[in-house]
Context: one part of a larger RNA
């Protein structure tokens, strides 16, 4: 001098744009923060409308549509929080993967045949205070298990061909073994059946995402010098999607280490951010990437994917409930409460953008976002007016008593109106989807539908804001700090080594530019100091 997730003290008008518990990974009341899907299924309510029968009161049956549960699919492993742990192949950076997986998506081959028996909801009976159950009974399904069919993949024994870093590695091509599916909607047809559209099996390439393994970088302590027994390797097996001591037996004695091991402190890496000519210090908030955690520890389950924040199972400590027998509960999710702290916000509003999830679609969910609230915390921009105005006005303050100075400041005088009030007018952020109308291309016997492209009609929480217009009025708006030197900027009164002062030298003990006041003066200005901390 520069900086800052800052406090603090004094002060404060308005806007944009950020940014806000660095401390206790403490504890948590209340709300919300992941659901969708009836075009998978099955039952149950149940409005209009249609048909039937009627004692005229209704009442069955059909149906498009709704509603809470139930089976069943995907999603819940993403989004979001946090930095406690971790000196590590955790992070960076460059490669390995001939040692490996990938659900949804994309393209592309080739299928989707015919059977079975359950379990929920239900209904019966029952136990429990409640959580939640028990038994017996019926029942659908793209739920569940058998059968066929095997194109291709896979395993297995044979033959080959190309390649090779000789471990292998890409292929052809024969046998034998195991082993696949699921149907729903629309249109059309008298039907049987054919179209479309969504699906659903195996395989084959990609896409994406993810696992492993290595080079080389990665803080401090030698007042840590020795560490190691699955340890370091072989062998064979098991395990995994996969390589490996991962794990087991059994054989060998070996692996690291003064170029710092082991130990012990401290830290979640990094793009980056401050400073700094630079080198190089120091930092890891906001926003992006990758880890790790999810009340402590441990563990596996379903799943493509987890060893799972708002799933499960056990053990702890805690804090509800309870009929004492036995439950429930995890805000490092938006808010928000207590407590802790120098310090860190509303129990807001909306899915209208943008993204996600689930649907064939409307749509539904979304505290992810978008948006308002609160805070000078920061950056930027704006104004508190502008011109003229000498009796140098009054008054303060010094004064050598002549004057000097605040000071063109101020009155006055002529303007202007950003701002403010007050009235009026008002966006863009919206362009998909959907519905309405028309056209065109492929396919088809044809008709629905899918796919394109135009027209029209709907969608906005912010917000009646932004922004313009008119009117009124100089009207609504300046502090802070310092003035011995370093440092820009003097005098006077008080005070008397006393009160106090101070960042460093160092002021103060009867004329203190240093301490209190006052006048002036000087820097900044909605800011200015001070105290942290960094360079």
């Nucleotide at each position: 001098g520069a900086a800052c997730g800052a406090a603090c003290g004094c002060u404060g008008g308005c806007g944009g744009c950020a940014g806000g518990c660095u401390u206790c990974a403490u504890a948590c009341a209340u709300g919300c923060a992941a659901g969708u899907c009836g075009a998978g299924c099955g039952a149950u309510u149940a409005a209009a409308g249609c048909u039937c029968c009627u004692u005229c009161g209704g009442g069955a049956g059909u149906g498009u549509a709704u509603a809470g549960a139930g089976c069943g699919g995907c999603g819940a492993a993403c989004g979001g929080g946090u930095g406690a742990g971790u000196a590590a192949c955790a992070g960076g950076u460059g490669g390995a993967u001939a040692a490996u997986c990938u659900g949804c998506c994309u393209u592309c081959u080739g299928g989707u045949g015919g059977g079975g028996g359950a379990c929920a909801a239900c209904g019966g009976c029952u136990g429990g205070a409640a959580a939640c159950g028990g038994c017996c009974g019926c029942u659908a399904a793209u739920a569940c298990c058998g059968c066929a069919u095997g194109u291709g993949a896979u395993u297995g024994c044979g033959c080959u061909g190309c390649u090779u870093a000789c471990g292998g590695g890409c292929g052809g091509g024969g046998c034998a073994a195991a082993g696949a599916a699921a149907g729903g909607c629309g249109c059309u047809u008298c039907a049987c059946g054919g179209c479309g559209c969504c699906g659903c099996c195996a395989g084959a390439a990609g896409a994406u995402g993810a696992g492993u393994c290595c080079g080389c970088c990665c803080c401090c302590c030698a007042u840590u010098a020795g560490c190691u027994u699955g340890u370091u390797g072989g062998u064979a097996g098991g395990g995994u999607a996969a390589c490996g001591g991962c794990c087991u037996a059994c054989c060998a004695a070996g692996g690291c280490u003064u170029c710092g091991a082991u130990g012990g402190g401290u830290a979640g890496c990094c793009g980056a951010g401050c400073u700094g000519a630079g080198a190089g210090g120091u930092u890891g908030a906001u926003c992006g990437g990758c880890c790790a955690c999810a009340c402590u520890g441990g563990a596996a389950c379903u799943g493509a994917g987890a060893u799972a924040c708002g799933g499960u199972c056990c053990a702890g400590a805690c804090a509800c409930c309870u009929a004492c027998g036995g439950g429930u509960g995890g805000c490092a999710g938006c808010a928000g409460u207590a407590g802790g702290g120098a310090a860190u916000a509303u129990u807001g509003c909306g899915c209208a953008a943008u993204g996600g999830g689930c649907g064939a679609a409307a749509g539904c969910c979304u505290g992810a976002c978008g948006c308002a609230g609160c805070c000078a915390u920061g950056c930027c921009g704006c104004g508190u007016g502008a011109g003229u105005g000498a009796c140098g006005a009054a008054g303060g303050c010094c004064u050598u008593c002549g004057g000097g100075u605040c000071g063109u400041a101020a009155a006055g005088c002529u303007c202007u109106u950003u701002u403010c009030u007050g009235a009026g007018g008002g966006a863009a952020g919206a362009a998909c989807c959907g519905c309405c109308g028309g056209g065109g291309g492929a396919g088809g016997a044809a008709a629905u539908g899918u796919c394109c492209c135009c027209g029209g009609c709907c969608u906005g929480a912010c917000g009646g804001u932004a922004c313009c217009u008119c009117a009124g009025g100089a009207a609504u708006a300046a502090g802070g700090a310092a003035c011995g030197g370093c440092u820009a900027a003097c005098u006077c009164c008080g005070u008397g080594c006393c009160a106090g002062c101070a960042g460093c030298c160092g002021c103060g003990g009867u004329a203190a530019u240093a301490c209190g006041g006052a006048g002036g003066u000087u820097c900044c200005a909605a800011g200015c100091g001070u105290u942290g901390u960094u360079c």